Context: one part of a larger RNA
RNA sequence: GGACGAACGCUGGCGGCGCGCUUACACAUGCAAGUCGAGCGAGAACCAGUCCUUCGGGACUGGGGAAAGCGGCGAACGGGUGAGUAACACGUGAGUAAUCUGCCCUCGGCACCGGGAUAGCCCGGGGAAACCCGGAUUAAUACCGGAUGGCCUUUCGAGUCUUCGGACUCGUCAGAAAAGGUGGCUUCGGCUUCCGGCUGAGGAGGAGCUCGCGGCGGAUUAGCUUGUUGGCGGGGUAAUGGCCCACCAAGGCGACGAUCCGUAGCUGGUCUGAGAGGACGAUCAGCCACACUGGGACUGAGACACGGCCCAGACUCCUACGGGAGGCAGCAGUGGGGAAUCUUGCGCAAUGGGCGAAAGCCUGACGCAGCGACGCCGCGUGCGGGAAGAAGGCCUUCGGGUUGUAAACCGCUUUCAGGAGGGACGAAGCCACUCGGGUUAAUACCCCAGAGGGUGACGGUACCUCCAGAAGAAGCCCCGGCUAACUACGUGCCAGCAGCCGCGGUAAUACGUAGGGGGCAAGCGUUGUCC
Numbered sequence: 001g002g003a004c005g006a007a008c009g010c011u012g013g014c015g016g017c018g019c020g021c022u023u024a025c026a027c028a029u030g031c032a033a034g035u036c037g038a039g040c041g042a043g044a045a046c047c048a049g050u051c052c053u054u055c056g057g058g059a060c061u062g063g064g065g066a067a068a069g070c071g072g073c074g075a076a077c078g079g080g081u082g083a084g085u086a087a088c089a090c091g092u093g094a095g096u097a098a099u100c101u102g103c104c105c106u107c108g109g110c111a112c113c114g115g116g117a118u119a120g121c122c123c124g125g126g127g128a129a130a131c132c133c134g135g136a137u138u139a140a141u142a143c144c145g146g147a148u149g150g151c152c153u154u155u156c157g158a159g160u161c162u163u164c165g166g167a168c169u170c171g172u173c174a175g176a177a178a179a180g181g182u183g184g185c186u187u188c189g190g191c192u193u194c195c196g197g198c199u200g201a202g203g204a205g206g207a208g209c210u211c212g213c214g215g216c217g218g219a220u221u222a223g224c225u226u227g228u229u230g231g232c233g234g235g236g237u238a239a240u241g242g243c244c245c246a247c248c249a250a251g252g253c254g255a256c257g258a259u260c261c262g263u264a265g266c267u268g269g270u271c272u273g274a275g276a277g278g279a280c281g282a283u284c285a286g287c288c289a290c291a292c293u294g295g296g297a298c299u300g301a302g303a304c305a306c307g308g309c310c311c312a313g314a315c316u317c318c319u320a321c322g323g324g325a326g327g328c329a330g331c332a333g334u335g336g337g338g339a340a341u342c343u344u345g346c347g348c349a350a351u352g353g354g355c356g357a358a359a360g361c362c363u364g365a366c367g368c369a370g371c372g373a374c375g376c377c378g379c380g381u382g383c384g385g386g387a388a389g390a391a392g393g394c395c396u397u398c399g400g401g402u403u404g405u406a407a408a409c410c411g412c413u414u415u416c417a418g419g420a421g422g423g424a425c426g427a428a429g430c431c432a433c434u435c436g437g438g439u440u441a442a443u444a445c446c447c448c449a450g451a452g453g454g455u456g457a458c459g460g461u462a463c464c465u466c467c468a469g470a471a472g473a474a475g476c477c478c479c480g481g482c483u484a485a486c487u488a489c490g491u492g493c494c495a496g497c498a499g500c501c502g503c504g505g506u507a508a509u510a511c512g513u514a515g516g517g518g519g520c521a522a523g524c525g526u527u528g529u530c531c
Base pairs, nucleotide, nucleotide: 001531002530003529004528006527007526008525009524010523013379014378015377016376017375018374019372020371021337025335026334027333029332030331031330034073035072036071039070040069046063047062048061049060050059051058052057080290081289082288090214091213092212093211094210095209096208099207100206101205104203105202106201107200108199109198110197112146113145114144115143122135123134124133125132126131152175153174156171157170158169159168160167161166180195181194183192184191185190216262217261218260223253224252225251228250229249230248231247233245234244235243265287266286267285268284269280270279271278272277292313293312294311295310296309315326316325317324318323343369345368346367347366351365352363353362354361355360382412383411384410385409392403393402394401395400416472418467419466420465421464422463426458429455430454431453433452434451435450436448437447438446475520476519477518478517479516480501481500482499486515487514488513489512490511496503497502
């Protein structure tokens, strides 16, 4: 000198863009993951009709659809944090002939015949509650059995290729599939649209595993290791492997630093520096790890699963004392800790995500707004004229000097703030309400999106125009040398200053105040840390 997720002191006009817990401490409250009725049965309120009525109401039928249930998909994404981890965790390059992959895309084949349950509802029972038990009844794209088998898995045989591990092709034995819904037409047999189902091959994207190389400190840590190192066989996995197990062998690692200890999420990058290098790893992006602490598996294409389950522990809460409930390192917010870090805001309009055929619903992701000079950038606090160099202040050799064109005064302008009026882009799109067009036997459904219409949290915001009037807007640090800027008074080794050298003991440019001056400026200084 530069830098900072800063803090502290004094001061503080506006705007844009960013950024904003140290204790992985404990958490009140609300919200943060749902959706599909075009998979299924049932169906409250309410409306209409009929009937009954003790006039309170009740029953049935039709409409209507709430809450719940079965089922599907999602909940493994998105969001948070950095505790742990010195490791194939990360970065980079390669391998997988040792692998998996829901939704999506392309291509091929198939969807036949049957069956039994169960939640909910109803009845009964237990419990303070959480919730649980029994009986009866019911549906499905829920579940199960059989058929079929190109392809797939497996047994056996043959062939081709081979990196000699294996891969591929053909035949053969055994095994393994499925589901319907919706709209239209119908001669009621069915045909057909769209969405789904099963099976196989390929793709895209994603993931698992393996390996080379790379990136901290300590030798005042020198030896470490028994599933340890390798083999044979088996188990397990999507898959290789001591991953796990039985048996066999005695190996394996290490001064090119094993082991141990300490520290630490890694990277793209950030800061600094001419560079080499050094330091760091907030925000944004990629990867990893974690979700009260420890352990475990279930479901699933995917988890050993932040807002799922089970067990144990600590803590908090409820209890009828028998037993239960909970997990903000999601967004806000609270207590505590601290020098110190924000609103219990608005909206799904946009972007993105989940579900749905769609309308749409959900989305504290996200888009915005609020608070904070925390940072960067921009703007303003006026401009021109004005010497009797006014008054006042300060200094003085008492002549004067300086503050100083500074002010007053004259003329001008009006950014920003204030007031008034107008007023967005972001809506590309989406909807299919009206018209139009296509398809069709059809005015039905479906398709197109040409015209009209609807759809904005921010926001009456940005922006534009007008009004008024210099009107509302400057401080902080420093002035001995380093280092830019000097006098007076007070004080008298006192009070004090100080980054280093050092100032102060009666004329202190070094302390305090004043005048003057220098520097930076909505900031200026101080402290801390890095280069």